[in-house]
Molecule: transfer RNA
Organism: Agrilus planipennis
RNA sequence: CCUCUUGUAGCUUAGUGGUUAGAACAUUGGUGUGUAAAGCCAAAGGUCCCGGGUUCGAUUCCCGACAAGGGCG
Numbered sequence: 001c002c003u004c005u006u007g008u009a010g011c012u013u014a015g016u017g018g019u020u021a022g023a024a025c026a027u028u029g030g031u032g033u034g035u036a037a038a039g040c041c042a043a044a045g046g047u048c049c050c051g052g053g054u055u056c057g058a059u060u061c062c063c064g065a066c067a068a069g070g071g072c073g
Base pairs, nucleotide, nucleotide: 001073002071003070004069005068006067007066010025012023013022018056027043028042029041030040031039050064051063052062053061
């Protein structure tokens, strides 16, 4: 250089063209305990990487940039 895949919460990730974007872990508060931990209850935490396009409507589809990973030589 060519080609493919991926980018969503602090981390690992699910998700689907349609009204609140979810889970687990972590964090915080409560409960628990002799103290702590486990367990249980609750809360907070997201510009769905960025910029355009299509559409009545885009996290989802298309194009490009950027980043990460894989493959051929």